[in-house]
RNA sequence: UCACACCGUGCGGGAGAGUCCCCGGCUGUGCCGGGGCGCCGAAGGGGCAAGCUCCCCGGGAAGCUCUCAGGCGCAAAGGACCGCACGGACAGG
Numbered sequence: 001u002c003a004c005a006c007c008g009u010g011c012g013g014g015a016g017a018g019u020c021c022c023c024g025g026c027u028g029u030g031c032c033g034g035g036g037c038g039c040c041g042a043a044g045g046g047g048c049a050a051g052c053u054c055c056c057c058g059g060g061a062a063g064c065u066c067u068c069a070g071g072c073g074c075a076a077a078g079g080a081c082c083g084c085a086c087g088g089a090c091a092g093g
Stems, first nucleotide, its partner, number of pairs: 001093001006088008018037001020036007038072003044068001045066003052058001
């Protein structure tokens, strides 16, 4: 000095799934809260294949799977991932 990749920050995009039943409140044909059942997977979390090993043990990923958590009218928030910018540090020269 330093690209790809990595980490952080900011901006933009970003899906899915009931306002179904009951109760209470607001004072009203709707909204809020709680409970029940049903459902979703893309915060987070858990689990697993093959290769590896003489064998056992071990190891082993996810947009797969499980739904613990989270979420399911509109909105807000969140949101894996993608793009851009800035900053950081590393390998190498």